[in-house]
């Protein structure tokens, strides 16, 4: 530097203003947020993962399009646009709560072979 096996840590943002109403951070208006890995840098391109069903095994699981640069982007720049688990409660991505959990997966240390 390479490879195995073990412990251990770490891993999720988010209605601010205003309206209607007995009552809503739940409606209306606006405002904000985007999990790991892959790939030119991605909520909406492929996969996983978390949530639901189900003894199990396993099954399910949302959203993008024009224009520009380049060799090359649904990923970057400009423009418009969409989605967002289950339970509670005046209908909830964004408030509570199952969760001080679980987990994609990132790293960190030690051991043993090269």
């Nucleotide at each position: 530097g390479a490879u195995a096996a073990a412990a251990c840590u770490c891993a999720g943002g988010g209605c601010a203003g205003g309206g209607u109403u007995c009552a809503a951070u739940u409606c209306c208006c606006g405002a904000c947020c985007g999990g790991u890995g892959g790939u030119a840098u991605a909520c909406c391109c492929c996969a996983c993962g978390a949530g639901g069903c189900g003894a199990a095994a396993g099954c399910u699981u949302g959203a993008a399009c024009c224009g520009g640069u380049g060799a090359g982007a649904u990923u970057c720049c400009g423009g418009u646009g969409g989605c967002g688990a289950c339970a509670g409660u005046a209908u909830a991505g964004u408030c509570u709560g199952g969760a001080u959990g679980a987990a994609a997966g990132a790293g960190u240390u030690c051991u043993c072979u090269u």
FMN riboswitch aptamer (RFN element), 114 nucleotides, folded computationally. It matches the Rfam family "FMN riboswitch aptamer (RFN element)". Rfam describes the family as follows. The RFN element is a highly conserved domain that is found frequently in the 5'-untranslated regions of prokaryotic mRNAs that encode for flavin mononucleotide (FMN) biosynthesis and transport proteins. It was read from a public genome assembly, where an Rfam model found it.